[in-house]
Context: one part of a larger RNA
RNA sequence: AGCGUAUGGGGAAUGCCUAGGCUCUCAGAGGCGAUGAAGGACGUGAUAAGCUGCGAAAAGCUGCGGGGAUUGGCACAUACAAAUUGAUCCGCAGAUAUCCGAAUGGGGCAACCCAGCAUGUUGAAGACAUGUUAUGCCGUAAGGCAAGCAAACCCGGAGAACUGAAACAUCUAAGUACCCGGAGGAGAAGAAAACAAUAGUGAUUCCGUAAGUAGCGGCGAGCGAACGCGGAUUAGCCCAAACCAGAUUUGUUACGGCAAAUUUGGGGUUGUAGGACCACGAUAUUGAAUGUCAUAUGAAUUAGAAUGCUUUGGAAAAAGCAACCAAAGAGGGUGAUAGUCCCGUAUAGGUAAAGAAGACAAACAUAGUGGUAUCCUGAGUAGUGCGGGACACGAGUAAUCCUGUAUGAAACAGUCGGGACCAUCCGAUAAGGCUAAAUACUCCUGAGAGACCGAUAGUGAACUAGUACCGUGAGGGAAAGGUGAAAAGAACCCUGAAUAAGGGAGUGAAAUAGAACCUGAAACCAUACGCUUACAAGCGGUCGGAGCCCUUUAGGGGGUGACGGCGUGCCUUUUGCAUAAUGAGCCUACGAGUUACCGUUGCUAGCAAGGUUAAGGACUUCAGGUCCGGAUCCGUAGCGAAAGCGAGUCUGAAUAGGGCGCUUUAGUUAGUAGUGGUAGACGCGAAACCGUGUGAUCUACCCAUGGGCAGGUUGAAGUUUAGGUAACACUAAAUGGAGGACCGAACCGCCAGACGUUGAAAAGUCUUCGGAUGACCUGUGGGUAGGGGUGAAAGGCCAAUCAAACUCGGAAAUAGCUCGUACUCCCCGAAAUGCAUUUAGGUGCAGCGUUGAUUUAUAGUUUUAUAGAGGUAGAGCUACUGAUUGGAUGCGGGGGCUUCACCGCCUACCAAUUCCUGACAAACUCCGAAUGCUAUAAAAUGUUAAUCAGCAGUGAGGGCUUGGGUGCUAAGGUCCAAGUCCAAGAGGGAAAGAACCCAGACCAUCAGCUAAGGUCCCAAAAUAUAUGUUAAGUUGAAAUAACGAGGUUGAACUGCUUUGACAGCUAGGAUGUUGGCUUGGAAGCAGCCAUUCAUUUAAAGAGUGCGUAACAGCUCACUAGUCGAGCGGUUCGGCAUGGAUAAUAAUCGGGCAUAAACAUAUUACCGAAGCUAUGGACUUAUUUAUAAGUGGUAGGGGAGCAUUGUAGUGUCGUCGAAGGUGAGUCGUGAGGCUUGCUGGAGAAGCUACAAAAGAAAAUGUAGGCAUAAGUAACGAUAAUGCGGGCGAGAAACCCGCACUCCGAAAGACUAAGGUUUCCUCAGCUAUGCUAAUCAGCUGAGGGUUAGUCGGGACCUAACGCGAACCCGAAAGGGGUAGUGGAUGGACAACAGGUUAAUAUUCCUGUACCUGCUCACACUAAAAGUGACGGAGGCGAAAAGUUGGUGCGUACUGACGGAAUAGUACGUUGAAGGAUGUGGUAACACUCCGAUAGUACACUAAAGCUACGGCUGCGGUGAUAAUCCAGCAAAUCGACUUCCAAGAAAAGCGAGUGAAGCAGCCCGUACCCUAAACCGACACAGGUAGUUGGGAUGAGAAUUCUAAGGAGCUC
Repeated sequence: AGCGUAUGGGGAAUGCCUAGGCUCUCAGAGGCGAUGAAGGACGUGAUAAGCUGCGAAAAGCUGCGGGGAUUGGCACAUACAAAUUGAUCCGCAGAUAUCCGAAUGGGGCAACCCAGCAUGUUGAAGACAUGUUAUGCCGUAAGGCAAGCAAACCCGGAGAACUGAAACAUCUAAGUACCCGGAGGAGAAGAAAACAAUAGUGAUUCCGUAAGUAGCGGCGAGCGAACGCGGAUUAGCCCAAACCAGAUUUGUUACGGCAAAUUUGGGGUUGUAGGACCACGAUAUUGAAUGUCAUAUGAAUUAGAAUGCUUUGGAAAAAGCAACCAAAGAGGGUGAUAGUCCCGUAUAGGUAAAGAAGACAAACAUAGUGGUAUCCUGAGUAGUGCGGGACACGAGUAAUCCUGUAUGAAACAGUCGGGACCAUCCGAUAAGGCUAAAUACUCCUGAGAGACCGAUAGUGAACUAGUACCGUGAGGGAAAGGUGAAAAGAACCCUGAAUAAGGGAGUGAAAUAGAACCUGAAACCAUACGCUUACAAGCGGUCGGAGCCCUUUAGGGGGUGACGGCGUGCCUUUUGCAUAAUGAGCCUACGAGUUACCGUUGCUAGCAAGGUUAAGGACUUCAGGUCCGGAUCCGUAGCGAAAGCGAGUCUGAAUAGGGCGCUUUAGUUAGUAGUGGUAGACGCGAAACCGUGUGAUCUACCCAUGGGCAGGUUGAAGUUUAGGUAACACUAAAUGGAGGACCGAACCGCCAGACGUUGAAAAGUCUUCGGAUGACCUGUGGGUAGGGGUGAAAGGCCAAUCAAACUCGGAAAUAGCUCGUACUCCCCGAAAUGCAUUUAGGUGCAGCGUUGAUUUAUAGUUUUAUAGAGGUAGAGCUACUGAUUGGAUGCGGGGGCUUCACCGCCUACCAAUUCCUGACAAACUCCGAAUGCUAUAAAAUGUUAAUCAGCAGUGAGGGCUUGGGUGCUAAGGUCCAAGUCCAAGAGGGAAAGAACCCAGACCAUCAGCUAAGGUCCCAAAAUAUAUGUUAAGUUGAAAUAACGAGGUUGAACUGCUUUGACAGCUAGGAUGUUGGCUUGGAAGCAGCCAUUCAUUUAAAGAGUGCGUAACAGCUCACUAGUCGAGCGGUUCGGCAUGGAUAAUAAUCGGGCAUAAACAUAUUACCGAAGCUAUGGACUUAUUUAUAAGUGGUAGGGGAGCAUUGUAGUGUCGUCGAAGGUGAGUCGUGAGGCUUGCUGGAGAAGCUACAAAAGAAAAUGUAGGCAUAAGUAACGAUAAUGCGGGCGAGAAACCCGCACUCCGAAAGACUAAGGUUUCCUCAGCUAUGCUAAUCAGCUGAGGGUUAGUCGGGACCUAACGCGAACCCGAAAGGGGUAGUGGAUGGACAACAGGUUAAUAUUCCUGUACCUGCUCACACUAAAAGUGACGGAGGCGAAAAGUUGGUGCGUACUGACGGAAUAGUACGUUGAAGGAUGUGGUAACACUCCGAUAGUACACUAAAGCUACGGCUGCGGUGAUAAUCCAGCAAAUCGACUUCCAAGAAAAGCGAGUGAAGCAGCCCGUACCCUAAACCGACACAGGUAGUUGGGAUGAGAAUUCUAAGGAGCUC
């Protein structure tokens, strides 16, 4: 270290539970608000942080009612109180009700500030109390109304896009989402200028049906009525006008009136027309606001039956036995499961407020008959043109409705409609209005229900949840339940520094129920024991197996596992994956084909030529039903475009033929299963599009108002002087101080490099560098907003986001794409092809699969035979078309010659036809197979077949063999065809390998036989047999070539040879002649020629080579001798050989082998999941028996297991349920059963039903836990050391002493921002990157004091808001007067002292400002002033600082002297006031302030101490310089110069005097270049302004240093 067992830790699953949710039903209510809402802020308790309640009358007050013993909320403690004189509590009605908010006196940064008026405290000012004061509309007024909030429902205005159409534009989505206006408990609509069709209906709304019909529609996708019928509920009315009367005004008049207009009242209200008017007639009918009376009902609430014993147990409600009640056996609780213990339940009472139906009274409203001359009956209307919109209806044949624009009637003998239009006919009576019910919805209240959830579920929220937290904001948005029956919540003791933690003791049924608390799984981490492991190569399992250990004695079981055999995970995606292709660190929980409606097919059930109800109603009960309801739908008859006809009909001239039907009838309604469609439709996943809003605290630009830039350098214009000119010009010197000038800090930036890169930092650090008076930098307050802004322009920036921000919504957008998709067994089992496709990785149809039904014969398949069609392989070409080698012939042409022309000639040029010869073709064929195909016959097999119906998948294929195309007769290439295998196929062989060879796996067996291939060892079987071959380790990796070679072996043919071959050895190899020519030479041998001849010979070339300048010389051919038997040549084979070259060290699989290589033949054996044997399972066929079969991806079909719940049924359980964890056992399997321990209250079986119904994978979601790893790191390298102290404990805390760092800061003070961090005491669990006694941490207590400081009660800028006014569908946008708004203007206090913590605020002293009271004086309006730029020099000048002198105090020298010497420290003094002096002025001087006060030194009571010292009453000293010189930047003044020409308003102007009185609100602690702000942090970053000493120096540079601060938390 591995495996196993046991015991723990860790963790929170599981089980059980529910306090909370979810979905509904019934009833109620359907609003609240200026009498101040909703929602908040702040308060309120004895102690009080949160929630709840309440409001300064504050967990409450009053009255009435109920009730009857405790009470002071959640909330369990202590204290103190209340209550039978009736509390707490419950109900009803009241009182009070801070501030904000419509917010309403004005303002405003919500919860704050500031006013006017009246009354009062009071006499003024100031302060306070109560009331009142907004705007709009109506109204003469008095006064009234409105506003704002709220879930859905309703009406209207305005109105998208994604998406679908497989693209997209009409169309769709959709009049949806969103925005806006308005209303109510409902809203809207509504009493026909309506439908209909020759019959009729009679307002509207809603339900069922009609009907997915008629229609609309790129006639695509889709959209989609109405009439009629059945129901729910029912309800009808009022004006305008005609006519009459009154009033007012006007006109006119003959003054009698008349007319008109306006207004009021009467009258009147409709279509077979009605009304006015005229005539007649009568007070009839009906309804009813409101008031009074009375009742049902109705809050808190009251009564409410009936049980005991025994056993077990901690506890009885359990079990057993025996009772009782029931108008009550709903439910909940009680120490386990209770009709009879408690609360309740059935039932019965009770009444406050309120109060329907009802009764009475009653304002008010409401009616007839006849006549028909005249009058009335809704005008910029109806209609029409153009442009739009709504109607199911998209401009269409387009009626009907609405209207932006332009026109424009009629008058009852009228007008409108009936889907263009016209006629007839019918219906209605527009241009005014009101109207309940049936219908929609649920923020809310009460009662109840659930085959809904049960803490990762159910609301986001069971708990202090819209909380914590994130974001500038709109907005986003968690986690987190359980001790026990009862706290009986562990007295006391011990260890320990300890209030940590633990061990005892005690409580309890149980403490492994101990508060981190029920059960307590897994990952993960340990401890103990058993076996194993240190030569071993390993998807770690499986098969065999020795040894050891244990055991409840069993020839049994369990644990371990030396050694051996075999063996490359899972998923997905693929032609194909161990793949080095995807996904997963591990565990647990969660996590994906559902539901509704409409089709279609199967099965089951009912009824059947019929079947069936829908909406709705009734009844009963409160849960489901029963009955009614026949509207409707499907079927029963078809044909036709239709009229129509009809067992036929259509076509047609047809009685013809043909098509579709009949003759041959089963449907329909439910349930359930498969599948399709519409819906998000199996789950997760875009980039995007559109709509309403939120953002300019970052950043871009702009506006207003402020601020900043050490120091040094250069020396423009101008001016002056001198020279010079006629005058200019010009020159020189001064002066002058310009500049997008120069150098260089602060400041702003960022050129380069390094570091950093899980950083110190989500952009920095270090070094270097650019600009640094300008187009500069910066603060504060504002403006511009998303197809928009802004942009010295980079597509830059707009909150760490930009080629269109962010947030929420449409929304579950869409995704022909990727990924994932969960239990078992059984049967069958594909495809990767054709056609088409904006199609090619998608889809449709066909093909191939499966399931069911029907058909059963000339079915299908195979073989043989026969008969056919055909033009491939092959072959052929004087058989066509085309191509073509060589030769012969040579038409014709080219070239040359011929004196021109003609005629000709020549040609080793090109070349037709023809002939001979050779040979080619996918698109040549005079020919022409095999195979395949068709038909027939026979045989074998026996449904394998066909049709219909349901459901698919596939439409990426791949290798090999053969035939082809393409390519290079390249490819593991590509495209076809035929076959096969892989795909979807395991097993054996080929070392290893998808396809090659063999062979198709139902299971078991320690049985047998074989295939391919093998038999020396690895490694099963022959060191087999016979005959050869190879010598190369060839063989024996793969695949080798042309070419080479006297390797070897075999065959065939051929030559020589005992008349002596071949090879070797010995000898010869001669002569004419040096052949001729050529040549300088050429003699066999440079070259040329030739009758290369001839002679001698056994033989010898006018010479095969070497050689010479040429000869010479050496050889060969040829010959003889010797030797003695074979020797050569050619061709074709076998096996070897060279050719032969790649990257890790080599390899036939290895060792190795001369056979264990190769060839031929033979025998035996091995060898697979093949075949056989034995046993078993299942399927199909069927006559029990038997036979055949059982590889399998996509996919089809069948049968089951498990989980959760429901109903019924009989059961189990404190004598121990579920869950957890072991063991045993059963089943092919999913799984089941039994039992030990744990656990402590519920649970399973059977039958049926219903599903949130099964996980290993989705870079899945949440939680937990590993790994890396005790690893990296601990955040500026300015630095620590020692002594002492407290303490359990000290590197870090405190004190002291040294040392070091900053010192234009790392010191001091403000603004913003933070919001208690400030001070003191106590503490150390967390925070602090370590420790901590310390702290910006935890707990408690304390702390911020103003007329003068800052802000408000003063002013205005940019800009905001905004009466009036303008514009706009609405919301809203602008905007005058005003009003707000500092970063600016105006405006009065100084010094000292004092606290642990505040001070210009308190105290002391000394000042100043405003108002009022009182007195005097004077009152116009206005001007003016306020009031402004940059740069430059000049002047004045405070604080400060350096030096010097004087003075004061103290100290001072080893040895000795000097004290007129030296050293150190100190030498101060405000605001304000005032006469005077100087100056143009600013300002300065002088005096008072100031006998105060203080520093310093000495002395010193007393006290404290960390022993170092500190505090210091009192006293004393100089009455110590108001000295001189230098530097000098605050500030101020006037001036010069330049061009870009440099706020507004208030205030002031606009009295004097003495005393007295008055003087409000807010801020004030602390940090503030930072550990307290912005950056997620105690973060090397960022952050406006003021001050900023000394030495060096030009300087704020640099270095050192003072005061002061610090040593950077390992």
A computed fold for a 1610-nucleotide part of an RNA from Bizionia argentinensis JUB59, annotated as large-subunit ribosomal RNA, half A. Its Rfam family is "Bacterial large subunit ribosomal RNA".